This is a predicted structure of a 73-nucleotide RNA (transfer RNA) from a Phycisphaerales bacterium. Its mean pLDDT, the model's own confidence on a scale to 100, is 83. It matches the Rfam family "tRNA". It was read from a public genome assembly. The organism belongs to Phycisphaerales, within Bacteria.
């Protein structure tokens, strides 16, 4: 330099031919306990890497850029 894959909550990851952004863990509150751990119930947490475009509607499609990984030379 070129090709391919990936980037979504603090972390690990979902989201079906474009149609309500979710789960587990972690966090916070409560129940339980002599106190904890474990367990159970609830709550909060997002500019979906940045930008532009297409569309009634974009995490999803197109283009440019950034970051990470793999490969070729």
């Nucleotide at each position: 330099a070129c090709g391919c894959c990936g980037g979504u909550a603090g972390c690990u990851c979902a989201a079906u031919u474009g149609g309500c952004a979710g789960a587990g863990c972690a966090g916070c509150g409560g129940a339980u306990u002599c106190c904890a751990a474990a367990u159970c119930c609830g709550c909060a947490g997002g500019u979906u890497g940045a930008g532009u475009g297409u569309u009634c509607g974009a995490g999803u499609c197109a283009c440019u850029c950034c970051c990470g990984g793999c490969g070729u030379g």